Context: one part of a larger RNA
RNA sequence: GGAUGAACGCUAGCGGGAGGCUUAAUACAUGCAAGUCGAGCGGUAGAUCUGACUUCGGUUGGAUUGAGAGCGGCGCACGGGUGAGUAACGCGUACGCAACUUACCCUUGAGCGGGGAAUAGCCCUGGGAAACUGGGAUUAAUGCCCCAUAGUUUCACAGUCAGGCAUCUGACAGUGAAUAAAGCUGAGGCGCUCAAGGAUAGGCGUGCGUCUGAUUAGCUAGUUGGCGAGGUAACGGCUCACCAAGGCGACGAUCAGUAGGGGGCGUGAGAGCGUGAUCCCCCACACGGGUACUGAGACACGGACCCGACUCCUACGGGAGGCAGCAGUAAGGAAUAUUGGACAAUGGGCGAAAGCCUGAUCCAGCCAUCCCGCGUGCAGGAUGAAGGCCCUAGUGGUUGUAAACUGCUUUUAUUUGGGAAGAAAUCUGUGCUUUUAAGUGCAGUUGACGGUACCUUAUGAAUAAGCACCGGCUAACUCCGUGCCAGCAGCCGCGGUAAUACGGAGGGUGCAAGCGUUAUCC
Numbered sequence: 001g002g003a004u005g006a007a008c009g010c011u012a013g014c015g016g017g018a019g020g021c022u023u024a025a026u027a028c029a030u031g032c033a034a035g036u037c038g039a040g041c042g043g044u045a046g047a048u049c050u051g052a053c054u055u056c057g058g059u060u061g062g063a064u065u066g067a068g069a070g071c072g073g074c075g076c077a078c079g080g081g082u083g084a085g086u087a088a089c090g091c092g093u094a095c096g097c098a099a100c101u102u103a104c105c106c107u108u109g110a111g112c113g114g115g116g117a118a119u120a121g122c123c124c125u126g127g128g129a130a131a132c133u134g135g136g137a138u139u140a141a142u143g144c145c146c147c148a149u150a151g152u153u154u155c156a157c158a159g160u161c162a163g164g165c166a167u168c169u170g171a172c173a174g175u176g177a178a179u180a181a182a183g184c185u186g187a188g189g190c191g192c193u194c195a196a197g198g199a200u201a202g203g204c205g206u207g208c209g210u211c212u213g214a215u216u217a218g219c220u221a222g223u224u225g226g227c228g229a230g231g232u233a234a235c236g237g238c239u240c241a242c243c244a245a246g247g248c249g250a251c252g253a254u255c256a257g258u259a260g261g262g263g264g265c266g267u268g269a270g271a272g273c274g275u276g277a278u279c280c281c282c283c284a285c286a287c288g289g290g291u292a293c294u295g296a297g298a299c300a301c302g303g304a305c306c307c308g309a310c311u312c313c314u315a316c317g318g319g320a321g322g323c324a325g326c327a328g329u330a331a332g333g334a335a336u337a338u339u340g341g342a343c344a345a346u347g348g349g350c351g352a353a354a355g356c357c358u359g360a361u362c363c364a365g366c367c368a369u370c371c372c373g374c375g376u377g378c379a380g381g382a383u384g385a386a387g388g389c390c391c392u393a394g395u396g397g398u399u400g401u402a403a404a405c406u407g408c409u410u411u412u413a414u415u416u417g418g419g420a421a422g423a424a425a426u427c428u429g430u431g432c433u434u435u436u437a438a439g440u441g442c443a444g445u446u447g448a449c450g451g452u453a454c455c456u457u458a459u460g461a462a463u464a465a466g467c468a469c470c471g472g473c474u475a476a477c478u479c480c481g482u483g484c485c486a487g488c489a490g491c492c493g494c495g496g497u498a499a500u501a502c503g504g505a506g507g508g509u510g511c512a513a514g515c516g517u518u519a520u521c522c
C1' cells in the first nucleotide's frame, strides 16, 4: 500500500447494487415451512328443489349438489438449513464396471381374459383424565389373493458362430420349468402389464494429488490371502465355517493434534503465501447414540422403534416433544436484521384440467457493513469590513473573495399532475391449417413489488460536512498553558521554565458521507 461477512469512537444528505450469528452443532414460547387427486373407491353431515303425512313441533320419500373424515395413488429421498464429525476413494482429476440399479419421461414390440376372500369408513357397543384403543355386524376399489395366457425376461440342460481383458462377453437357434395386468371417462382420451432400447440420476473399483508433529517406530486376528456358503441391484472378509500365515511401515505405518473438500476469493510483476463468507458442485449431519421398515430411491431434518439427557402435560395409571427450515425469543458475544407481502414471475409436488400447496423463489422492511454514483451551489464582489489570531505595534500580516452585497441555476428537497416494463402462457369466446393427439390468428382475463421506477408543474440557495493529522519517517507552524508533572507514543523518542512532539487556540495538510482506531491476511 491492498484486503475484510468485521467491530469500536466521532460524524452523517440521497440513490443504485450487494451483504448481514465468524461466538453456544446452546435451549427454544408462538405462527407458518408438503401436500394433492372425486376423471381410482364406498359414501356421510349439510344445502337447494320437490312429493306424501302432520298433533303445525316435525316425520318420511325422490332429484340435484355436496364438505370434513376414511381406503387407495403419486409426492414427502426434491427444494431449504448447518459444518458437528471426517486426514478418508471424503474431495479434485483421469480412467474402469466383461460386477450394477434407475419411479416419473421418450421410442419400439406384445398384452389387458376369468374368479375369490377381506378391510377402513358408516352402524352397534366397551376401556381410558388424556394420548389413544378393544369387540361385534356389514361394504367398495386402480387395495389384496388365485387361475389362465406369454417371450427378445428368469432358471436348468446341452449346442453353433464371432470376439476378447483372466474369471469370460455378444449373436443365433433347441428342450423343460417359473412369473403379468385395472380400471375411469363429458367416448375425445387418461391410465394398467411384460420385454427391449434411450435419457436422466445414482452405486462400486482404481492411478495420481490432498495439513502438522518422530519429544509418536513399530502396527494388525476378520487381521492378509485361499476354498465353500450366505447376503447385496452389484464385486468384495461385506458376513460366516474351514485352511494357510500372512498384510502395512523411515517413499513415515500406527498414534496424537487440527480440519468438511473443490470451483474460487485476497495479495503479489510472478513464483508463491494466506483463505474456503455470499454464489455453484460434491460430502456429512438433523437433541446424543443405535436399528431397521416402507419404497424406484432413505437406513429418511418437519416418518417409525429402542436406549440416554433435557423440557412439558397428568386424574400418578400413563402420555407429548425436537427451529443446523422462515420469522422470532433467551443465552453467549466486540458483533450480525422483520414473529412483513405475494404466489404476479421463475421453478417444484399433485391433478386430464380448472386449480390447490410452496418462509423454494420473487419482493418489501432494518443496518454507511461494503462497492459505485450524486449533492451540500455557480459567477461577480476590496472599505481587503467587523471579529479572531500573530507581530518588529504601523496607514502591519493573516483568516480572505471568504462574508456582506448583486446576478444566475434548481441536481437534490418540498409540492402538482401523469405513470410503466417485468405478461408469456393457461383459461373463455371465436376463426384458420390435415403435424387435427397438434400448430396458429384475434378479442377478453391475470402484477406482490406499487401509484414504486420514470416523466412533469411550482417554490426557493432554499434541506445537507465531518474526521484524523501537522518533531523525523510523512503532506502540513505559530502563540498560550504546563514544568520528567499532567500527559503523548507505530519506531526513533518528546516533557526537568521560551515544548513546531503534552493540553487549548489560531492557522495549515490529507481524506471526505465518511474519517480514524483495533484485529487478521498478503
Stems, first nucleotide, its partner, number of pairs: 001522004006518005013374006019367002021332001026330003030327003035074003040071002046065008081285003090210008100202002105198007113147004123136005153178005159172005183190002211257003218248003223245004228240003260282004264275004287308005310321004338364001340363003346360001347358004377408004387399004413459002417455002422449001427444007466511005471492003477506005487494002
Record summary
The part of an RNA shown here (small-subunit ribosomal RNA, 5' domain) has 522 nucleotides and comes from a metagenome. Its mean pLDDT, the model's own confidence on a scale to 100, is 84.